Predicted 3D model of a 475-nucleotide part of an RNA (small-subunit ribosomal RNA, 5' domain) from an uncultured bacterium.
It matches the Rfam family "Bacterial small subunit ribosomal RNA".
The RNAcentral record of the full RNA draws on Greengenes.
[in-house]
Context: one part of a larger RNA
RNA sequence: GGACCUUUGCUGGCGGUAUGCUUAACACAUGCAAGUCGAACGGUGUCUUCGGACAUAGUGGCGGACGGGUGAGUAACGCGUGAGAAUCUAGCUUCAGGUCUGGGACAACCACUGGAAACGGUGGCUAAUACCGGAUGUGCCGGAAGGUGAAAGGCUUGCUGCCUGAAGAUGAGCUCGCGUCCGAUUAGCUAGUAGGUGGGGUAAGAGCCUACCUAGGCGACGAUCGGUAGCUGGUCUGAGAGGAUGACCAGCCACACUGGGACUGAGACACGGCCCAGACUCCUACGGGAGGCAGCAGUGGGGAAUUUUCCGCAAUGGGCGAAAGCCUGACGGAGCAAUACCGCGUGAGGGAGGAAGGCUCUUGGGUUGUAAACCUCUUUUCUCAGGGAAGAACACAAUGACGGUACCUGAGGAAUCAGCAUCGGCUAACUCCGUGCCAGCAGCCGCGGUAAUACGGAGGAUGCAAGCGUUAUCC
Numbered sequence: 001g002g003a004c005c006u007u008u009g010c011u012g013g014c015g016g017u018a019u020g021c022u023u024a025a026c027a028c029a030u031g032c033a034a035g036u037c038g039a040a041c042g043g044u045g046u047c048u049u050c051g052g053a054c055a056u057a058g059u060g061g062c063g064g065a066c067g068g069g070u071g072a073g074u075a076a077c078g079c080g081u082g083a084g085a086a087u088c089u090a091g092c093u094u095c096a097g098g099u100c101u102g103g104g105a106c107a108a109c110c111a112c113u114g115g116a117a118a119c120g121g122u123g124g125c126u127a128a129u130a131c132c133g134g135a136u137g138u139g140c141c142g143g144a145a146g147g148u149g150a151a152a153g154g155c156u157u158g159c160u161g162c163c164u165g166a167a168g169a170u171g172a173g174c175u176c177g178c179g180u181c182c183g184a185u186u187a188g189c190u191a192g193u194a195g196g197u198g199g200g201g202u203a204a205g206a207g208c209c210u211a212c213c214u215a216g217g218c219g220a221c222g223a224u225c226g227g228u229a230g231c232u233g234g235u236c237u238g239a240g241a242g243g244a245u246g247a248c249c250a251g252c253c254a255c256a257c258u259g260g261g262a263c264u265g266a267g268a269c270a271c272g273g274c275c276c277a278g279a280c281u282c283c284u285a286c287g288g289g290a291g292g293c294a295g296c297a298g299u300g301g302g303g304a305a306u307u308u309u310c311c312g313c314a315a316u317g318g319g320c321g322a323a324a325g326c327c328u329g330a331c332g333g334a335g336c337a338a339u340a341c342c343g344c345g346u347g348a349g350g351g352a353g354g355a356a357g358g359c360u361c362u363u364g365g366g367u368u369g370u371a372a373a374c375c376u377c378u379u380u381u382c383u384c385a386g387g388g389a390a391g392a393a394c395a396c397a398a399u400g401a402c403g404g405u406a407c408c409u410g411a412g413g414a415a416u417c418a419g420c421a422u423c424g425g426c427u428a429a430c431u432c433c434g435u436g437c438c439a440g441c442a443g444c445c446g447c448g449g450u451a452a453u454a455c456g457g458a459g460g461a462u463g464c465a466a467g468c469g470u471u472a473u474c475c
Stems, first nucleotide, its partner, number of pairs: 001475003008469003013344006019337002021302001026300003030297003035062003040059002043056005069255003078180007087172002092168008100134004109124006139148003153160003181227003188218003193215008230252004234245004257278005280291004308334001310333003316330001317328004347377004357368004382412006391402001419464005424445003430459005440447002
């Protein structure tokens, strides 16, 4: 000098665009953040012009594995980059074929009943795109014989579903080469350990698991151990090489009160699912139950320090639905904060008897200073009034949170708006008064003990400017 998710002191007019718990992955009151489908199904209720319409607890389907948060753990195939083979892939696209025939249940509901509650129990009835048989089947297994193995309808009159196979696309799992912090005051480490065979297991390769056999494997090219840390695109600095860093945005990974486990599913070992254990909080009739903000707001706490318990689904995107539509704290916006960057303004031109006042002084003056007054002008900004968007895309129509916002026009009036730091050298800018090694200053050198350009005040000056100084950190 540059930079910053800064902090703090003084000061503070506006707009645009960004950013906003770096600390306790501390604990959380309250509300919301994932639903949807009646064109899968039986029922129930309301209204009825008796045609039907609407609503929905339950069964069922799809989605709750996305989106959103955080960085605790992790020095690892976690990430980056390049290659690879032994895999799966819901919804979507293309192609081919099929959708035949039967059955028995269980919710809801009814009856009885347990419990303070959470939530149940027993008996009975019932529907389906729920569940289970048989048939067929290009598939799969097998050398062959043969075996195995699907389906579902709905609304309506042409749509949409369902099943099987093949291909694509997308997404995901796995393997390997190379790269990826510090410490040797960590030198040896290892028993499923290293390899083989049989078996099991997985979507899939593999000590992934198991039995047996062999005795290997790693390490000074740093194993093991300890410490620290999410990684990257990037960001900051620097002429570069390099150094530092990983906020915001984007990709990947990991986590969801702590630890463990599986279930369902195309996909999870699942943030707002389940089970067990633990800590904590709450309810209780003491028998037993409920909860998980590292989602958006918000609270306490910690801290030098970080915002509203706001508006809207109008746009973009997502889920469900044939659609209308519903849901969406994703998102779009507004609010707060000079936190940062950028832009604008606080007037412009003229104006000397260089007014008054202040400061200084050798009493002549000098300086503040064209500065003011005063004259002329302008209206960015401001106030008021009038108009008023684009963002909207769906066949038409309708549809805007922001917002009567941006913007435009008119009127008014210089009107509403300047501070902060410094002035010994480095380093741009000097005098007077006070103080007297005191009070104090200070980044370094150093100032102050009676004329201090270095302390405090004043006048003046210099620098930057809605900011200016300071502190922390990096180059």